Context: one part of a larger RNA
Molecule: small-subunit ribosomal RNA, 5' domain
Organism: uncultured bacterium
């Protein structure tokens, strides 16, 4: 010298960081993924108009009635709010763990003539015409729940046919040129084959098919990546080929056949450990140790196995199966998955609130207003850590009292304190008080892009800052003094109690135990353990 510490004593205040290294052990309870009414068809409300009912106060009365038309409710059109369902994009990003995993998993540096890529940008064509159905919803019904059946109604940018069809796919082909190459690129015949969806506030969003770009992704290769030979043989789809099969793509990635190869003392196998990097820590420097925090890649989401849907997952807050656990049952059967963000129990030396806010920053949804958003921003707990500042400054010798200590004369504490003079940073207490805020809506000019004007938005926060007034007033320990090492005397104890990182102290004058006093280090910390260099 260092730490994601811990422990002991001791602790003013602020900034910025950081906090479960153990039980990838179980988890109450709320919350973390939704939007979209401008895709769609109901359903409730409400709001205007307009029907048909209804008829109520009131007027008349010859007492028989007539007039009158109010509430009410039920129906038509039209706006409007609102959301269970279809339908559409998002739920594959974002957050969390380090369990596996020696591996093309990571780093690096190449290739894909082997390949995909919604949303997002450019271009170049088109979007005619038709058809059956479903939830939702109403009846009936079945179960304790959970969650369904039957029957019948009905909409769509939801389905499905049809027509259009090329630089698009497949299939047979030509021509040039290139490349090691199964090919690639241009050019170019002839078959065959795949589209679409519209919606409103009329301007905008949108659809269909291609090409091309941008983004992201798969795949393969070179080299790099910890210990053990008390681990020396290993391997049957195993190596290679040929055909199919599968993917978005190549490949034993999977199958049938063939042939018997392939790896290995340059460490195979097998067995231990361990996620990898930028980085950090130390060191002159190689190197050596690490792998929290912040970024990237990588695996995982109670164990295991499996697809489905998708532009993307073999998918934490989807599905199915299967195992353990835990929960509810009416015993028939059902639900759950915090290694998300507080919290809970447990295990530990040990590590925080079941907090505010979506005001900013990003993300999903939407045309947008706007909704989500434990991403984030912030605030609350901890001297965990780094930095900052504070516990006063000046003067003050009768060198004051007490203490310690003496050779009794002194000396030390000690200019410290008293006391007198200022000063006021933090905290306390009172006034004033932000930036972070333009985005966005509105209005005006513009053909658009945009430009001006106004209006509105702060969780933190009455906070940060600023001013004033007031008091020296509320703010110092902690280890050590043989040597190494800066720092020394008394008592006390006697090889005893006790100390110690090492020499080593202690057995009666201990500068080494213990207490005082004095010193030295550091300083809101000081030591000590652990752990690295």
């Nucleotide at each position: 010298g260092a730490u994601g510490a811990a422990c002991g004593c001791u602790g003013g205040c602020g900034g910025c960081g950081u906090g479960c290294c153990u039980a990838a052990c179980a988890c109450a309870u709320g919350c973390a993924a939704g939007u979209c009414g401008a895709a769609c068809g109901g359903g409730a409300c409400c709001u205007u108009a307009g029907g048909a009912c209804g008829g109520a106060a009131g007027u008349u009365u010859u007492c028989g009635g007539a007039u009158g038309g109010a509430a009410g409710g039920c129906u038509u059109a039209a706006g409007g709010u609102u959301u269970a369902g279809u339908g559409g994009c998002g739920g594959a990003c974002g957050g969390g763990u380090g369990a596996g995993u020696a591996a093309c998993g990571c780093g690096u540096g190449g290739g894909u003539a082997a390949c995909c890529u919604g949303c997002c940008c450019c271009a170049u064509a088109c979007a005619g015409g038709g058809g059956g159905a479903u939830a939702a919803c109403a009846g009936c019904u079945g179960g304790a729940a959970a969650c369904g059946g039957c029957u019948g109604c009905u909409a769509a940018a939801a389905c499905c046919g049809c027509a259009u069809a090329a630089c698009a796919u497949g299939g047979c082909g030509a021509u040039a040129c290139c490349g090691c190459a199964u090919g690639a690129u241009a050019u170019u015949g002839c078959c065959a084959u795949c589209a679409a969806a519209u919606a409103u506030u009329u301007a905008u969003a949108g659809g269909u098919a291609u090409g091309g770009g941008a983004u992201g992704g798969g795949c393969c290769c070179g080299c790099g990546u910890c210990u053990g030979a008390u681990u020396a043989g290993c391997c049957a789809g195993u190596u290679g080929g040929c055909a199919g099969g599968g993917u978005a793509a190549u490949g034993g990635c999977c199958u049938a056949c063939c042939a018997a190869a392939g790896c290995g003392a340059c460490g195979a196998u097998c067995a231990g450990u361990a996620g990898c990097c930028g980085g950090c820590u130390u060191g002159a420097g190689a190197g050596a140790g690490u792998g929290a925090c912040c970024g990237g890649c990588c695996a995982c989401a109670u164990u295991g196995g499996g697809a489905c849907u998708g532009a993307g997952a073999c998918a934490c807050g989807g599905c199915c199966c299967a195992a353990a656990c835990u929960c509810c049952u009416a015993c028939g059967g059902g639900a759950g998955g915090c290694a998300g963000c507080a919290g809970u129990g447990g295990g530990g030396g040990a590590u925080a609130u079941u907090g505010c806010a979506c005001a900013a920053u990003g993300g999903g949804g939407g045309a947008a207003a706007c909704c989500c958003u434990g991403a984030u921003g912030c605030a609350g707990c901890g001297a965990c850590g780094c930095c900052g500042c504070g516990u006063g400054a000046g003067u003050g010798a009768a060198g004051a009292a007490g203490u310690a200590u003496u050779u009794c004369g002194g000396u030390a504490u000690g200019u410290a304190a008293a006391g007198c003079u200022c000063u006021a940073u933090c905290a306390g207490c009172a006034g004033g008080g932000a930036a972070g805020a333009a985005a966005g809506g509105g209005g005006a000019c513009g053909a658009a892009a945009g430009u001006u004007c106004c209006c509105a938005u702060g969780a933190c926060a009455g906070u940060a800052c600023c001013u004033g007034a007031c008091u020296a007033a509320g703010a110092a320990g902690c280890c050590c003094c043989g040597g190494c090492u800066a720092a020394c005397u008394a008592c006390g104890u006697g090889c005893c109690a006790g100390c110690a990182g090492c020499c080593g102290c202690g057995g009666u004058a201990a500068u080494a135990c213990g207490u005082a006093g004095g010193g030295g280090g550091c300083a809101a910390g000081c030591g000590u353990u652990a752990u690295c260099c």